[in-house]
Molecule: small-subunit ribosomal RNA
Organism: metagenome
RNA sequence: UCCAGUUGAUCCUGCUGGAGGGUACUGCUAUCAGAGUUCGAUUAAGCCAUGCAAGUCAGCCCCUUCACUUGAAGGGACGGCGUACGGCUCAGUAGCACGUAGUCAACCUGCCCUAAAGACGGGGACAACGUUGGGAAACUGACGUCAACCCCCGAUAGGUCAUAGAUGCUGGAAUGCUUUAUGGCCCAAAUGGCGCGCGAAUUGGAGCGUGUCCGCUUUAGGAUGGGACUGCGCCCGAUUAGGCUGUUGGCGGGGUAACGGCCCGCCAAACCAAUAAUCGGUGGGGGCAAUGAGAGUUGGAGCCCCGAGAAGGGCACUGAGACAAGGGCCCUAGUCCUACGGGAUGCAGCAGGCGCGGAACCUCCGCAAUGCGCGAAAGCGUGACGGGGGGACUCUGAGUGGCCAACUACGUGUUGGCCUUUUGCCCAGUCCACAACGCUGGGAGAAUAAGCGCUGGGCAAGACCGGUGCCAGCCGCCGCGGUAACACCGGCAGCGCGAGUGGUAUCCACGAAUAUUGGGUCUAAAGAGUCUGUAGCUGGCCUAGUAAGUUUCCCGUGAAAUCUCACGGCUCAACCGUGAGGCGUGCGGGAAAUACUGCCAGGCUCGGGAGCGGGGGAGGUCAAGAGUACUUGUGGGGUAGUGGUAAAAUACGUUAAUCCUGCAAGGACUCCCAGUGGCGAAGGCGCUUGACCAAAACGCGUCCGACAGUGAGAGACGAAGGCUAGGAGAACGAAUCGGAUUAGAUACCCGAGUAGCCCUAGCAGUAAAUGAUGCAGACCGUGGUGUUGCAGUGGCUUCGAGCCGCUGCAGUGCCGUAGCGUAGGUGUUCAGUCUGCCACCUGGGGAGUACGGCCGCAAGGCUGAAACUUAAAGGAAUUGGCGGGGGAGCACCACAAGGGGUGGAUGCUGCGGUUCAAUUGGAUUCAACGCCGGGAACAUUACUGGGAGCGACGGCAGAAUGAAGGCCAGACUGAAGAUCUUGCCUGACAAGCCGAGAGGUGGUGCACGGCCAUCGCCAGCUCGUGGUGCGAACUGUCCGGUUAAGUCCGGUAACGAGCGAGACCCACGCGUUCAUUUGCGAUCUUAAACUCCGGUUUGAGAGCACUAUGAAUGGACUGCCGACGUUAAGUUGGAGGAAGGAGUGGGCGACGGUAGGUCAGUAUGCCCUGAAUCUCCCAGGCUACACGUGGCAUACAAUGGUAGAGACAACGGGUUGCAACCUCGAAAGUGGAAGCUAAUCCCUCAAACUCUGCCCGAGUUCGAAUUGAGGGCUGAAACUCGCCCUCAUGAAGCUGGAAUCCCUAGUAAUCGCGUGUCAUCAUCGCGCGGUGAAUGUGCCCCCGCUCCUUGCACACACCGCCCGUCAAAUCACCCAAGCGAGGUUCCGAUGAGGCGGCCCUAUUUGGGGUUGUCGAGCCGGAGUUUCGUGAGGGGGGUUAAGUCGUAACAAGGUA
Repeated sequence: UCCAGUUGAUCCUGCUGGAGGGUACUGCUAUCAGAGUUCGAUUAAGCCAUGCAAGUCAGCCCCUUCACUUGAAGGGACGGCGUACGGCUCAGUAGCACGUAGUCAACCUGCCCUAAAGACGGGGACAACGUUGGGAAACUGACGUCAACCCCCGAUAGGUCAUAGAUGCUGGAAUGCUUUAUGGCCCAAAUGGCGCGCGAAUUGGAGCGUGUCCGCUUUAGGAUGGGACUGCGCCCGAUUAGGCUGUUGGCGGGGUAACGGCCCGCCAAACCAAUAAUCGGUGGGGGCAAUGAGAGUUGGAGCCCCGAGAAGGGCACUGAGACAAGGGCCCUAGUCCUACGGGAUGCAGCAGGCGCGGAACCUCCGCAAUGCGCGAAAGCGUGACGGGGGGACUCUGAGUGGCCAACUACGUGUUGGCCUUUUGCCCAGUCCACAACGCUGGGAGAAUAAGCGCUGGGCAAGACCGGUGCCAGCCGCCGCGGUAACACCGGCAGCGCGAGUGGUAUCCACGAAUAUUGGGUCUAAAGAGUCUGUAGCUGGCCUAGUAAGUUUCCCGUGAAAUCUCACGGCUCAACCGUGAGGCGUGCGGGAAAUACUGCCAGGCUCGGGAGCGGGGGAGGUCAAGAGUACUUGUGGGGUAGUGGUAAAAUACGUUAAUCCUGCAAGGACUCCCAGUGGCGAAGGCGCUUGACCAAAACGCGUCCGACAGUGAGAGACGAAGGCUAGGAGAACGAAUCGGAUUAGAUACCCGAGUAGCCCUAGCAGUAAAUGAUGCAGACCGUGGUGUUGCAGUGGCUUCGAGCCGCUGCAGUGCCGUAGCGUAGGUGUUCAGUCUGCCACCUGGGGAGUACGGCCGCAAGGCUGAAACUUAAAGGAAUUGGCGGGGGAGCACCACAAGGGGUGGAUGCUGCGGUUCAAUUGGAUUCAACGCCGGGAACAUUACUGGGAGCGACGGCAGAAUGAAGGCCAGACUGAAGAUCUUGCCUGACAAGCCGAGAGGUGGUGCACGGCCAUCGCCAGCUCGUGGUGCGAACUGUCCGGUUAAGUCCGGUAACGAGCGAGACCCACGCGUUCAUUUGCGAUCUUAAACUCCGGUUUGAGAGCACUAUGAAUGGACUGCCGACGUUAAGUUGGAGGAAGGAGUGGGCGACGGUAGGUCAGUAUGCCCUGAAUCUCCCAGGCUACACGUGGCAUACAAUGGUAGAGACAACGGGUUGCAACCUCGAAAGUGGAAGCUAAUCCCUCAAACUCUGCCCGAGUUCGAAUUGAGGGCUGAAACUCGCCCUCAUGAAGCUGGAAUCCCUAGUAAUCGCGUGUCAUCAUCGCGCGGUGAAUGUGCCCCCGCUCCUUGCACACACCGCCCGUCAAAUCACCCAAGCGAGGUUCCGAUGAGGCGGCCCUAUUUGGGGUUGUCGAGCCGGAGUUUCGUGAGGGGGGUUAAGUCGUAACAAGGUA
């Protein structure tokens, strides 16, 4: 003093969790010492075997032993004192139990102290003992003898009561004390004990005297200890609101130590309670303890004080003291003994046992110390206590080594050497009741001694290794784990604490998270629907008194221990002692003060109220009246439809509707005026008039004089809907019916329509009853601008109740300052600042539910939980994305206007599916499908079947008794020295085993690089500085124009910049310059051939004009003009120009997204395989075929087909090649062969086109599939499965449904050519040229893209989110016929026993009977309450992938 967790990110609200301290238990681990007020409290105040925990004594009698008159020791009775203390426990108790302060004029007090006075005369019994009965025992009976400090009678003293006095004392006050008289009643004592002395016949004894000895009696006082009473304090619940009948009081008695309804008789009817009675639950109280800064909160174990209890309950006796439990009686339950007749017993004393439990020691030693009991004392007793033992209970202290060197993974880690000895061990002494520990001295020896938790964040410490693979597991919370886990498990390393360290439970703090100190309530949880008002709380100005509150001082008390400080004692410390202080925050008493509050008295007027005045108002109630519309009825007119919808239908209508019109009836409603205007407490109130009632504002030189504010309970009012009774019923209209829509449609739409809506009288009492904002106050705190009412006033005036202004008050709006607020916002009408009072909140769900109570006719309302569950739920705002939201702009992968197709047929090709031994694999909307350049005969090839081969390097079996390898022949085999048989050659290694490799088109494109596709034929994406905001973010990038463009211009808290666009590069289009071979061929020269003599053709040379080729350069920039536009950017038209507004076409692809595609092009991490998933060979497959589908080819014909003839290209390719030309062949082709490593030679005759002929509308001279036959080529090979030629055959198809694709000019369409692949094969891809249109010059309707704005519960971002039923599992709960167990109250019956009275009996302490009263317990009944269980019923929560729909979030598709 905070930190983590809601979000894509932010701020807040809010809770959950973490970090600190204490207590109890527990896991792992552990060397020692000291101290302690430490140890069966928590659960079972459950039960107990065994031993011990209370005795003692100069009273007296007896017995035994010793001794022998005395005496000593032991024992048993009687007797005295004690056993009411000490010790244990916390069940009960919410109470005078406890704490504190008082009172007793209402009391007692053994032992102790002080003082005074005394102790006289007599008598008697019982036990032990003896004898003798009963009984199993426990025990009990009869007879007899005897003592006392035992008991009794009398005396003296005395006490008490009544009556009548008296004079003194204490005191605040006599009822007290003292005292007199009379009477009644009661009525003391132990000349004991002991010591000493005298004493006698001798010791002794009797007896006598004496003592500062011990006792006895009476009285008075004290001390101590108790009893009683009182003030104040003292837990939770109102889902406990009324309680009480001895209850409250009085009179008179009884009882007690004593007051008292404590008890009784009579009389009265009181008494307590919202300041919480009564009842229920829980609980011993305090000093104190834990925690906290404190205020507080929690606790009450241990120690001290007090109380209460002794197995549960009751009762008395004795006694100074008990209603006593280590005393008694009785009942109940338990246990034990028993001869069944009867008896015994009480560990919540110390040990110990069982049980219960998560939870707690030895059946130890001693009375040496401190106390206590008895005693004169010695002493005895003492599980109090003092000691020891056990316990990781707490606190404190110490140690587990140090130094040097070397090594080193740099960690005091390992090794070596040296040193020291705290502690521990051994020895001696000392201490102690006995020991031990300790203390003192000595000895050996680094020896005897380190763990626990954690290491993703919070939170200190691993971007280590292996294993695992949403499994196993971890995790307080967030969250890890689905094959590269810093989070699981292990190893290593590190961090924290350390004889300890972690876990669980609980308390305090953290938490300002129940807020007095110290919080909130518009939207996060939270203002009651509104008002009136009782108690209460609070209260204006002045004066006087009082002194209750308040403040100051003094006195008493508030035990000790605890706490703080100082000093001292144990070696230090813990611990202990002494002193001082503090605490107990208090209570009681006394003396002062008087500001404030209170009380009492008097006054004041500004708060409040009253009065008066003229105005304003949908304020309320009642009554009367009016109006339009509507419906119905009726009359008239009129004819076939009307109505309704997106479209329809149901419905109405020929019995005449709808429509027009006259009249009538009925019920409801109240257009315009009408206004973020008015009134009312709120709900609410709207035609006109009247009556009655009420409120507010303004004005006033009027009156009263604090009369006020708020308001728990309480009362009144209270929309809509609902209910009761009776009416009324036009329109509308839940339910319901019908028609549509739909997959369904119990809805939305349509047609009907009942309750209801309306009136009267009641009930009900709730709404998003909202301003989501309680009421009141302060002349509290800048303003602006409307509007309503009243008052005052200025100007104008049409003289109007007029218009325009100003001022004041009161209302009602908008904007906005300061301030406030998480923000949105609010802001003199506060959510600002301050005051008074009330109500309410404390994470989400369960739940406004259950139970209970009150209210209600019911529906339901008010009050109002818990178990359980959950890490969030929520508010405001931000950025995106999305919308069946809005607004701009754009695009032939959009439409429109057009052109041509696809979809139908056949074929080719790809894909799916199916099949198969295999039909290898990848790609799947655009952005897979003539794609992987993927046209696979073998190879390719990855697939299937079969056959064979291969291990660098290391180790071990083996190997010169010959490894591995090679080979003839035979066998085996489809074939094969692959293997086997038989041998031969060579001569050192070694695949049999373990590792480790090569290789892998094996896996992972969701580990990656690279490359590519696509958004994108887009115009966006960012940054710096500044500014705004708490922040996420925003601004810039927006707005108005404009553009192909975030292109440019203007505005602007922005100013600039970058990546994109553009510029740039290439090709094409025009010109100029330069260059000229293989190109060109105008002109010139020359040669040859032919000639119709005009010339033509060919070759060679000069040449570079033209074309072409190649290089360089120019040109286009809205530059010029007009119009539009803001004088801009620009747009539009024009001129010039080869080209005009980016000239045309390409290349170039921003930040990023799509976990897009590719591990099968290559590269590459990890995993796998490794003699097979490697390599080679053979054969097959990738070419299958019911089917579906994409792309293309060819067509369906006459703009055509066919035959013949004729014309014009460009891009390219070529030595394993292109091949001219010639031969053969009908052709495919074949046999020769020049040239060309190419502007030279070859491929290379382009086709559509033009001309001519035929075909004549047909399945054809269209169309070419299919099939047959015969040839050719490539290749090792053409069956599966190639291409070509010829002849024959001649299928479907006559323009293609829904739907869908491409295209804006040299484009579409159409025609051919080249090339890539390639041994062969092109309907494919990429290029090339030829012919060559139609229609827009727009739009945002569809599909989309960009920008702005809006809503959002989306952010994996609408292929989003999400609700409810049903089905399944599970958990807790509610209701419930009942069943069971308690608590408590009352009644009845019975009644042990206690306390009294009377009578009888009698020798007695007695015994018996009867009666009164109290009365535990048991039995029965009734009420109330709690708990358990409960067939069945009910909802609720939770749970990766169930069913049905789609209610909500966007206008969520009906807000």